[in-house]
Context: one part of a larger RNA
RNA sequence: GGAUUAACGCUAGCGGCGGGCCUAACACAUGCAAGUCGCACGAGAAUUCGGCUUCGGCCGAUAGUAAAGUGGCGGACGGGUGAGUAACACGUGGAUAACCUGCCCUUCGGUGGGGGACAACCAUCCGAAAGGAUGGCUAAUACCGCAUUCGUCCAUCACCUCUUCGGAGGAGGUUGGGAAAGCAGGCCUCCUUCGGAGACCUGGCGCCGAAGGAGGGGCCCGCGUCGCAUCAGCUUGUUGGUGGGGUAAUGGCCUACCAAGGCAGAGACGCGUAGCUGGUCUGAGAGGAUGAUCAGCCACACUGGGACUGAGACACGGCCCAGACUCCUACGGGAGGCAGCAGUGGGGAAUAUUGGACAAUGGGCGAAAGCCUGAUCCAGCCAUGCCGCGUGAGUGAUGAAGGCCCUCGGGUCGUAAAGCUCUGUGGAGAGGGACGAACAACCCUGGGUUAAUAGCCCAGGGCCGUUGACGGUACUUCCUUAGCAAGCACCGGCUAACUCCGUGCCAGCAGCCGCGGUAAUACGGAGGGUGCAAACGUUGCUC
Numbered sequence: 001g002g003a004u005u006a007a008c009g010c011u012a013g014c015g016g017c018g019g020g021c022c023u024a025a026c027a028c029a030u031g032c033a034a035g036u037c038g039c040a041c042g043a044g045a046a047u048u049c050g051g052c053u054u055c056g057g058c059c060g061a062u063a064g065u066a067a068a069g070u071g072g073c074g075g076a077c078g079g080g081u082g083a084g085u086a087a088c089a090c091g092u093g094g095a096u097a098a099c100c101u102g103c104c105c106u107u108c109g110g111u112g113g114g115g116g117a118c119a120a121c122c123a124u125c126c127g128a129a130a131g132g133a134u135g136g137c138u139a140a141u142a143c144c145g146c147a148u149u150c151g152u153c154c155a156u157c158a159c160c161u162c163u164u165c166g167g168a169g170g171a172g173g174u175u176g177g178g179a180a181a182g183c184a185g186g187c188c189u190c191c192u193u194c195g196g197a198g199a200c201c202u203g204g205c206g207c208c209g210a211a212g213g214a215g216g217g218g219c220c221c222g223c224g225u226c227g228c229a230u231c232a233g234c235u236u237g238u239u240g241g242u243g244g245g246g247u248a249a250u251g252g253c254c255u256a257c258c259a260a261g262g263c264a265g266a267g268a269c270g271c272g273u274a275g276c277u278g279g280u281c282u283g284a285g286a287g288g289a290u291g292a293u294c295a296g297c298c299a300c301a302c303u304g305g306g307a308c309u310g311a312g313a314c315a316c317g318g319c320c321c322a323g324a325c326u327c328c329u330a331c332g333g334g335a336g337g338c339a340g341c342a343g344u345g346g347g348g349a350a351u352a353u354u355g356g357a358c359a360a361u362g363g364g365c366g367a368a369a370g371c372c373u374g375a376u377c378c379a380g381c382c383a384u385g386c387c388g389c390g391u392g393a394g395u396g397a398u399g400a401a402g403g404c405c406c407u408c409g410g411g412u413c414g415u416a417a418a419g420c421u422c423u424g425u426g427g428a429g430a431g432g433g434a435c436g437a438a439c440a441a442c443c444c445u446g447g448g449u450u451a452a453u454a455g456c457c458c459a460g461g462g463c464c465g466u467u468g469a470c471g472g473u474a475c476u477u478c479c480u481u482a483g484c485a486a487g488c489a490c491c492g493g494c495u496a497a498c499u500c501c502g503u504g505c506c507a508g509c510a511g512c513c514g515c516g517g518u519a520a521u522a523c524g525g526a527g528g529g530u531g532c533a534a535a536c537g538u539u540g541c542u543c
Base pairs, nucleotide, nucleotide: 001543002542004540006539007538008537009536013389014388015387016386017385018384019382020381021347026345027344028343030342031341032340035073036072037071040070041069048061049060050059051058052057080300081299082298089225090224091223092222093221094220096218099217100216101215104213105212106211107210108209109208110207111206112146114144115143121136122135123134124133125132126131153176155174156173157172159170160169161168162167182205183204185202186201188198189197190196191195226272227271228270233263234262235261238260239259240258241257242256243255244254245253275297276296277295278294279290280289281288282287302323303322304321305320306319325336326335327334328333353379355378356377357376361375362373363372364371365370392422393421394420395419402413403412404411405410426484427480429478430477431476432475436470442462443461444460445459446458447457448456449455487532488531489530490529491528492513493512494511498527499526500525501524502523508515509514
């Protein structure tokens, strides 16, 4: 000199863009943060209004709505944190002839015919509650048999190609095992209580088997990755083999038996510290330091352990067990997990609102309308950082008054002020007023599909009918007044900037050298000056 997730002191006008618990992975009140689908399914209120009434009630609409249940998909993404981890965790390059993959895309082949339940609901009962028990009824894209099998899988027979000789790929034969689910439309027909039922055909969304792809993941390997040798020996599932088990898959991953191996001065083992990287800071570079924000990967979710479901978890807002803690209790028993967004207490030198909106982008579900989304987009607070703007401009010498110094002549603050002439950024007032919006939906036309001018799909056009949290914000026009807006540190040398007074080794200063004991440019004040400027200094960390 640079840099900083900074803090402290003094000061403070505005805007834009970033950033904002580095400490206690400490404990958490309250609200919200993951739902959605009625085009999978059965059932189905209340309230209010209207009508009738024998005043008990009944009927219709609200409404096949709300709330719930079965079922499907999603809750494994998104969001947080850095505790643990010195490790194939990460980075980079390979390998998988040792593997998996829901949704999505392409292609091939199917989607036949049956059955029995369980919730919801009703009834009875237990419990303070959380919740639960028994009996009965019922639907499905829930569950279970049967049929069929282009592929596929297992067994077996034999052929070709490649091969790292372990195996892989391809085309075949025989036998065996194993699938599925429907839904809402259109044309049309029938019954007709005007609302229903349905064959064929047709397009849409699904379902089943299989092949390929894309994207995603698992596992393995080479190399790289902190300090201590005042850590020198470590190891018994340990190292290898065989059989078996387990997994999507290799493997001591697990198990039985057998052998006695394996690692280590190129640092094993132990201890300490630490998430890793792209990057960031510094430096001419080499290097050093670092890993906030943003992005990729990993790990974790009160602490420890475990599995279930599922394409995917050993699962932050799922389950079970144990523990600590907190809360409720009728004392029998129960409930909870902010390292999500806000917020509270505590710790600390120190770090923000219990805000708005789904308008945009993205995600989940849905055919869609749409619903959900503390992701996100915005706003609020903080000079926390960077950048920009302003605090006026021109003119003005009786060099005014006043302050300070003085050799008493004068010098300096100083064109500085006043005065005169202007301007109007920011501020105040009044008016106009955005971009971010593209879609989707609806209508028309053309093309495709089709028996079809239905319907569906694609393309084009129209529509003004609609969609903005930010926000009456940005921006802009008019108007107003120099009016409302400058401080902080330093002045002995390093280091730009000097005099007077006070003090008298005192009070004090200080980054280093060092100042102060009666003329201190070094302490304190004043005048003057120097530097930076909405900041300026100090301190901490780092190059």
Model confidence (mean pLDDT): 81 of 100. A computed fold for a 543-nucleotide part of an RNA from an uncultured prokaryote, annotated as small-subunit ribosomal RNA, 5' domain. The RNAcentral record of the full RNA draws on ENA.